A computed fold for a 73-nucleotide RNA from a Verrucomicrobiia bacterium, annotated as transfer RNA. It matches the Rfam family "tRNA". Rfam's curators write: Transfer RNA (tRNA) molecules are approximately 80 nucleotides in length. Rfam classes the family as a transfer RNA. Its mean pLDDT, the model's own confidence on a scale to 100, is 80. Lineage of the source: Bacteria > Pseudomonadati > Verrucomicrobiota > Verrucomicrobiia.
RNA sequence: CGGAGCGUAGCUCAACGGCAGAGCGCGGGCCUCAUAAGCCUGAGGGUGUUGGUUCGAAUCCAACCGUCUCCGA
Numbered sequence: 001c002g003g004a005g006c007g008u009a010g011c012u013c014a015a016c017g018g019c020a021g022a023g024c025g026c027g028g029g030c031c032u033c034a035u036a037a038g039c040c041u042g043a044g045g046g047u048g049u050u051g052g053u054u055c056g057a058a059u060c061c062a063a064c065c066g067u068c069u070c071c072g073a
Stems, first nucleotide, its partner, number of pairs: 001072005006066002010024004018055001026042005048064005
């Protein structure tokens, strides 16, 4: 420099074009002499940015962005 991919919660990842979820982590509670484990419960996002298509977009299209991944030179 060229090409492909990826971008959703603090982390790792789901989500048929129709209500954004799970596990871990975090807060509170139960249990315990106490801690861990276990059980119950809660908070935390509008999906990298901008625009387009659509009644409706995390999802389709385009451009752009990235101390990201891979391939090629």